[in-house]
Molecule: transfer RNA
Organism: uncultured Selenomonadales bacterium
RNA sequence: GCGGGCGUGGCGGAAUCGGCAGACGCGUCGGACUUAGGAUCCGAUGUCCUCGGACGUAAGGGUUCAAGUCCCUUCGCCCGCA
Numbered sequence: 001g002c003g004g005g006c007g008u009g010g011c012g013g014a015a016u017c018g019g020c021a022g023a024c025g026c027g028u029c030g031g032a033c034u035u036a037g038g039a040u041c042c043g044a045u046g047u048c049c050u051c052g053g054a055c056g057u058a059a060g061g062g063u064u065c066a067a068g069u070c071c072c073u074u075c076g077c078c079c080g081c082a
Base pairs, nucleotide, nucleotide: 001081002080003079004078005077006076007075010026011025012024019065027045028044029043030042031041032040046055047054048053049052058074059073060072061071062070
């Protein structure tokens, strides 16, 4: 240089043919249990603020009523060929 794959909460990882973003697990926090802890069980857990809304899938743009998903450019990582 050329070709291909991937990028989603704190972490791993889902999301059928474009139609409720974050299922499920881990972690963390609170509670129950315990003399205390571990294990187990229950609840909560993206960001911001005027607390009822807005924003949020690497970055920017496009198509569409609607985009994590399709198209273009860029960035990063991985694989292959030179």